[in-house]
This is a predicted structure of a 74-nucleotide RNA (transfer RNA) from a Promethearchaeati archaeon. The source organism's lineage runs through Archaea and Promethearchaeati. Its Rfam family is "tRNA". By type it is a transfer RNA. Its mean pLDDT, the model's own confidence on a scale to 100, is 81.
């Protein structure tokens, strides 16, 4: 240095144009003598620019981190 592959709630994840679920968590109630479990409601995310489009988390450039692999130095 070059390839390759990935980044969504605090964390783990789904979604590959068309309303951003889900689990875990966290707040509130409800049960429960109490706690836990459990039942109901709320909160909270698309790394960063650009570009294509009616319409981008999704598709295409840069970048930026990270992981892997080759290759060079030593």
């Nucleotide at each position: 240095a070059c390839g390759c592959c990935a980044a969504u709630a605090g964390u783990c994840u789904a979604g590959u144009g068309g309303u951003a679920g889900g689990a875990c968590u966290u707040c509130a109630g409800c049960c429960u003598u109490c706690c836990a479990a459990g039942c109901u409601g709320g909160a909270a995310a698309c790394c960063c620019g650009g570009g294509u489009u009616c319409g981008a988390a999704u598709c295409c450039c840069g970048g930026u981190u990270g992981g892997c692999g080759u290759a060079c130095c030593a």